This is a predicted structure of a 113-nucleotide RNA (c-di-GMP-I riboswitch aptamer) from a Gammaproteobacteria bacterium. Lineage of the source: Bacteria > Pseudomonadati > Pseudomonadota > Gammaproteobacteria. Its Rfam family is "c-di-GMP-I riboswitch aptamer". Its family is annotated with cyclic-di-GMP binding in the Gene Ontology. About the family: GEMM was predicted in a large-scale screen for bacterial structured RNA regulatory elements. Its mean pLDDT, the model's own confidence on a scale to 100, is 78.

RNA sequence: AUCCGAGAAAGGCAAACCAGGGAAAACCCUGGGUCGCAAAGCCACGGGUCCUCGCUUCCUCCGAGAAGCCAUGGAUGACUCCCCGAAGGACCCAAGACCGCCGGGCCGCCGGU
Numbered sequence: 001a002u003c004c005g006a007g008a009a010a011g012g013c014a015a016a017c018c019a020g021g022g023a024a025a026a027c028c029c030u031g032g033g034u035c036g037c038a039a040a041g042c043c044a045c046g047g048g049u050c051c052u053c054g055c056u057u058c059c060u061c062c063g064a065g066a067a068g069c070c071a072u073g074g075a076u077g078a079c080u081c082c083c084c085g086a087a088g089g090a091c092c093c094a095a096g097a098c099c100g101c102c103g104g105g106c107c108g109c110c111g112g113u
Stems, first nucleotide, its partner, number of pairs: 003112003012037002017032006035100001041106003045103003048098003054069005059063001070089001073082003084088001
């Protein structure tokens, strides 16, 4: 160097959840927590997943802008139907988020070999 990870030692990280803060949200940060992790260290590079999408009015910032509003109503096991409304927010893409989804890249502790 390579490969491997002993219920070895030393040390490390910290899911869910809780509190505080940030963001439109995914999610992030700090503290607690400890499900797990031998790269659960770093990089969104490939794949993947997630998020945003309503109505009315306003604005010489046309915006993920401001204010206000609507039903996550009723029946059914379900399909579906009914009812009210301006509107109960379809799908895809991009931006964005996730490296604790998979792959790839970079770097690295201890021990064995």